[in-house]
Molecule: glmS glucosamine-6-phosphate activated ribozyme aptamer
Organism: Thermosediminibacter oceani
RNA sequence: AGCAACGGAAAAGCGCCUGAGCUCUCGGAGAACUUCUUCGGGAGCUGACGAGGAUGGGGUUUAUCGAGUUUUCGGCGGAUGCCCCACGGUGGACUGCCACCGUAAGAGGCCUACAAAACCGGUGAGCGAUCGCCGGGACAAAGGGGUCCUCAGCAGAAU
Numbered sequence: 001a002g003c004a005a006c007g008g009a010a011a012a013g014c015g016c017c018u019g020a021g022c023u024c025u026c027g028g029a030g031a032a033c034u035u036c037u038u039c040g041g042g043a044g045c046u047g048a049c050g051a052g053g054a055u056g057g058g059g060u061u062u063a064u065c066g067a068g069u070u071u072u073c074g075g076c077g078g079a080u081g082c083c084c085c086a087c088g089g090u091g092g093a094c095u096g097c098c099a100c101c102g103u104a105a106g107a108g109g110c111c112u113a114c115a116a117a118a119c120c121g122g123u124g125a126g127c128g129a130u131c132g133c134c135g136g137g138a139c140a141a142a143g144g145g146g147u148c149c150u151c152a153g154c155a156g157a158a159u
Base pairs, nucleotide, nucleotide: 014077015076016075017074019073020046021045022044023043024042025041026040027039028038029037030036031035049066050065051064055086056085057084058083059082060081087102088101089100090099091098094156095155096154097153106151107150108149109148110146111145112144119136120135121134122133123132124131125130
C1' cells in the first nucleotide's frame, strides 16, 4: 500500500427492557377427547403518533403541544425544558440598572400556512405474536408567520 472478514458510526416522542402483556416451542400435571387449561424451561414479539424545540458555560429532573385510546402501562438511560452566570436583542443612539426575550431575539389582540399515527384498501417478511412498504381520504394544539391594532421603562446623556 492492496484485499478480505468482523466491529463501530445515522437517533432526541429518542434509545433500551430485569416488570407486565402476547407468540412459538420442549417437559410435567389436569380437563376434555386431540383441542384447551395450568406450572416450569428455552427462544422471541410489543413497549410514543406527529407538531415544536439548541447563543456559550455550569447546575437540575416526573422538560412543550396536541392527536390517538388494549401497554402512549411500568422502569432505566438520554434529551433542544427550567434555573444561575456570561454574551447578545427589544423597550429612541450610547452607558448603567430593570422587564421580556435568543439572532426570524418584548407582550397582548386580530388574521393566517402547515401533521402523522389512528382509520380504509393493497402488498412484502415471519410457523406465530408482530414488523415493514405502497396507496386513499381526513382531523389538532402549542409554537411559527403578518405590511394590521394596542401596550411596553428609570437615570445619565448625544443629535